[in-house]
C1' cells in the first nucleotide's frame, strides 16, 4: 500500500428496514436480616463520528476514526 472482518448501557450480549433499543451481570435505593451474604422489588445507563438511500436505518451505501486478520 491492497483486501476482508468488527465497533450497541460500566461489562457481556440480543434486535426480518417498522421499538419506549430487550436480556444477564454490575451499580443505586428499598424490603428481608442483629450485621453481612443470599433472595425479592424498583431504578440506572447504550447504537464510534459524518453524509446518503428510504415514508421509516442499530440494520443498506459511501467516507472518516479505532481494533483485528490476510497478502505484498
Nucleotide at each position: 500500500g491492497g483486501c476482508c472482518c468488527c465497533a450497541u448501557c460500566g461489562u457481556c450480549u440480543a434486535a426480518u428496514g417498522g421499538c419506549c433499543a430487550g436480556g444477564a451481570c454490575g451499580c443505586u435505593u428499598g424490603a428481608u436480616u442483629c450485621u453481612c451474604a443470599a433472595u425479592c422489588a424498583a431504578g440506572u445507563a447504550a447504537u464510534a463520528g459524518g453524509a446518503g438511500u428510504u415514508c421509516g436505518a442499530c440494520u443498506c451505501u459511501c467516507c472518516u476514526u479505532g481494533g483485528g486478520g490476510c497478502c505484498a
Molecule: transfer RNA
Organism: Parcubacteria group bacterium